[in-house]
RNA sequence: GUCCCUAUAGUUCAACGGAUAGAACAGCAGCCUUCUAAGCUGUAGAUGCAGGUUCGAUUCCUGCUGGGGGCA
Numbered sequence: 001g002u003c004c005c006u007a008u009a010g011u012u013c014a015a016c017g018g019a020u021a022g023a024a025c026a027g028c029a030g031c032c033u034u035c036u037a038a039g040c041u042g043u044a045g046a047u048g049c050a051g052g053u054u055c056g057a058u059u060c061c062u063g064c065u066g067g068g069g070g071c072a
Base pairs, nucleotide, nucleotide: 001071002070003069004068005067006066007065010025011024012023013022018055027043028042029041030040031039048064049063050062051061052060
């Protein structure tokens, strides 16, 4: 330089183009316990950026940015 894959919550992952974007762990509050842990209940938190297609985009298309890989 070129091609391919990839980017969703603090972390690991889900989500036929249409539900209020979901789960586990972690966090916070409460219950329980002499205390802690465990357990139970509740709660907050996310679509890399800019455009395009579409009635509707996390999903499809283009560019950029970050990460990983192949070739040179």

The RNA shown here (transfer RNA) has 72 nucleotides and comes from an uncultured bacterium. Model confidence (mean pLDDT): 81 of 100. It matches the Rfam family "tRNA". By type it is a transfer RNA.